[in-house]
Context: one part of a larger RNA
RNA sequence: UGACGGGGGCCCGCACAAGCGGUGGAGCAUGUGGUUCAUUUCGACGCAACGCGAAGAACCUUACCUGGGCUUGAACUGUAAUGGACCGUGGCAGAGAUGUCACUUUUCGCAAGAACUGUUAUAGAGGUGCUGCAUGGCUGUCGUCAGCUCGUGUCGUGAGAUGUUGGGUUAAGUCCCGCAACGAGCGCAACCCCUACUUUUAGUUGCCAUCAGGUCAUGCUGGGCACUCUGAAAGAACUGCCAGUGAUAAGCUGGAGGAAGGUGGGGAUGACGUCAAGUCCUCAUGGCCCUUACGGGUUGGGCUACACACGUGCUACAAUGGUAGUGACAAUGAGAUGCAAGGUGGCGACGCUAAGCUAAACUCAAAAAUCUACCUCAGUUCGGAUUGCACUCUGCAACUCGAGUGCAUGAAGCUGGAAUCGCUAGUAAUCGUAGAUCAGCGUGCUACGGUGAAUACGUUCCCGGGUCUUGUACA
Numbered sequence: 001u002g003a004c005g006g007g008g009g010c011c012c013g014c015a016c017a018a019g020c021g022g023u024g025g026a027g028c029a030u031g032u033g034g035u036u037c038a039u040u041u042c043g044a045c046g047c048a049a050c051g052c053g054a055a056g057a058a059c060c061u062u063a064c065c066u067g068g069g070c071u072u073g074a075a076c077u078g079u080a081a082u083g084g085a086c087c088g089u090g091g092c093a094g095a096g097a098u099g100u101c102a103c104u105u106u107u108c109g110c111a112a113g114a115a116c117u118g119u120u121a122u123a124g125a126g127g128u129g130c131u132g133c134a135u136g137g138c139u140g141u142c143g144u145c146a147g148c149u150c151g152u153g154u155c156g157u158g159a160g161a162u163g164u165u166g167g168g169u170u171a172a173g174u175c176c177c178g179c180a181a182c183g184a185g186c187g188c189a190a191c192c193c194c195u196a197c198u199u200u201u202a203g204u205u206g207c208c209a210u211c212a213g214g215u216c217a218u219g220c221u222g223g224g225c226a227c228u229c230u231g232a233a234a235g236a237a238c239u240g241c242c243a244g245u246g247a248u249a250a251g252c253u254g255g256a257g258g259a260a261g262g263u264g265g266g267g268a269u270g271a272c273g274u275c276a277a278g279u280c281c282u283c284a285u286g287g288c289c290c291u292u293a294c295g296g297g298u299u300g301g302g303c304u305a306c307a308c309a310c311g312u313g314c315u316a317c318a319a320u321g322g323u324a325g326u327g328a329c330a331a332u333g334a335g336a337u338g339c340a341a342g343g344u345g346g347c348g349a350c351g352c353u354a355a356g357c358u359a360a361a362c363u364c365a366a367a368a369a370u371c372u373a374c375c376u377c378a379g380u381u382c383g384g385a386u387u388g389c390a391c392u393c394u395g396c397a398a399c400u401c402g403a404g405u406g407c408a409u410g411a412a413g414c415u416g417g418a419a420u421c422g423c424u425a426g427u428a429a430u431c432g433u434a435g436a437u438c439a440g441c442g443u444g445c446u447a448c449g450g451u452g453a454a455u456a457c458g459u460u461c462c463c464g465g466g467u468c469u470u471g472u473a474c475a
Base pairs, nucleotide, nucleotide: 001475002474003472004471005470007469008468009467010466011465012464013463015459016458019423020422021421022420023419026315027314028313029312030311031310032309033308034306035305042053043052064301065300067298070295077123078122079121080120081119082118083117084116088103089102090101091100092099093098107114108113126290127289129288130287131286135284136283137279138278139277140275142273147186148185149184150183151182152181153162154161155160166177167176168175192267193266194265195264197235198234199233200232201231202230203229206225207224208223211222212221213220238261241255242254243253244252245251317416321375322374323373324372325371333364334363335362338357339356342353343352344351345350382413387408388407389406390405391404392403393402429451430450431449432448433447434446435445
C1' cells in the first nucleotide's frame, strides 16, 4: 500500500421490513444431471450453467452410431503429361451413394491458345480433431456501482503519501466551503433515440366540422384540410419565480404557474480492472495430432431412450368461476415461391373457387378480458392428462418422431412441508395480439397494446455494494 475481520462510524440498493402474486405439492411442456444404449454428438456448472449456444433435430440440419462404398478426393490454389467438349435423356443392378449400358451433342478462336471436363503424377487440400491454461475478436460478471488514474509541486531515506482526506450536499469524486497543493484525463451528467404538451408547414392512401348529392346502411361521391392522424421542422423545464431553511454557499422543504418539476418517464450508452470467467463448434489463429482417414459422399438409426433427481415454465384445483349467447373497444407488426377478402362444400381441422394488395389504399384480422341466461359447491357442466376410432394439413417421406380437427375416454389435482423468487406505477397481477426462425412444428423468445392494484413505519437484523477509520503472525 492492499486484502481480510462473527472490529467500529456514515451511506445506498425490492437487501430487509410493509404489501401483492408466485415457485416448492399435481398433470404436462422444456432444459440439465443420472442411468441406459451400437449411438443416445458437443459445449455451458454458485450468483454470472440448467425454455442456455439452438430465432425452430422427421430427411437435411448433424458434428454421433450402423451398414455398404471413395482416396489429389464434394469445394479451393497451382504445375506437368495425356484424352475428350461439357451438358442433357433413358434402361438395368443397388437401400442409396454409386456402377454399367445406350441415346443425344461435338464449344469459342485464322492461329497461338482459352473455358469446361476425364485420367495419371506432384505440391498440397481437408479435419465441428486437441489445447479458451498459447491467442485475436466477441461476450458474461461485480455494476450504470462511483469510482480509477496522471502531470507538475510538496512531504517521506524509501515503499509511498498528498491531490481523491475534512465540514456540508447529491442519484453521482454531483456541487459548495476549507485545505500543500494546483491542474488534467477515463468514468458521472449532458449531447443521441422513443414518449408526454404546443406551434408552423404539408394534406394522400389519412380525416369529416360546415355545404351539396345519394343509400336499407356505410366518408359512399362532389367538396374541404377545421379536427384526428401521419411526415418534416421549431418551441417548451432551467431550481427560472416566491416563501422558509441552510454558513451570506452548495443545496433541501413547501408553493405558484404549467401538458410536464426538480435526472419528467423509458431506452441506448458499461471507467481502471476482477474471475488463467465463457467461446479453438460463428469467425480468425500459434503449437500438436490424422492423411486409403480423426478427411469426403450415402442408407437407416440416434440427438425424442427412462426405476429416478433438479431448474425454468404452462394448465389447473373453480362461483371474482365454467358453459352458451349477444353486441363493443386496441396497438405493434407481416405479406409476391406471399397475405388472401368474398362465394361455396364440410360439425370441424380444412378443401374448391376467386377479387384486391409491391400495401396509411388490399389482406392476415376474430382482439380477449367486459355484458346477459343456465349451472349452485359436487372430484361437479371444475380439471383436462391418458387412451381408442375416424380424419385434415405440410412435406419425396409423419413407424421410430410433426402440428391440428371431430366423436368417445375422462387420470392426478380441493391451494401445496422445510425452504425460496419477482415486483415501488401505467409497475405487479391479469387479458389477448403480432413477429423472427420457419415447408410444417413453441406453453419458449422478442415486441405490442387492453383492464389495472396493494404497500413502503423505518434501517435493528439477513444479502450485496460504496466510503472513512481501526487491528493483523496474510501478500
The prediction has a mean pLDDT of 82. Predicted 3D model of a 475-nucleotide part of an RNA (small-subunit ribosomal RNA, 3' major domain) from an uncultured bacterium. The full RNA is in RNAcentral, with records from ENA.